[in-house]
Molecule: transfer RNA
Organism: Fibrobacter sp.
RNA sequence: GCCGACGUAGCUCAGUUGAUAGAGCAUCCGACUUGUAAUCGGAUGGUCGGGGGUUUGAAUCCCUUCGUCGGCUCCA
Numbered sequence: 001g002c003c004g005a006c007g008u009a010g011c012u013c014a015g016u017u018g019a020u021a022g023a024g025c026a027u028c029c030g031a032c033u034u035g036u037a038a039u040c041g042g043a044u045g046g047u048c049g050g051g052g053g054u055u056u057g058a059a060u061c062c063c064u065u066c067g068u069c070g071g072c073u074c075c076a
Stems, first nucleotide, its partner, number of pairs: 001072007010025004019056001027043005049065005
């Protein structure tokens, strides 16, 4: 330099056939218990890496850019 994958909640990820942003864990509150753990119920938590475009509508499509990982090539 070229190619590809990935980036979504504190963590691990789903959602990419364009139409309400979700799950599990964690945290907090409650129930249960003599108490704790476990279990059960509820709540909190997001500029979907950044910017721009298309569209009535974008996590999803297009362009650009940043980061992580992998492969290939070159080596002055």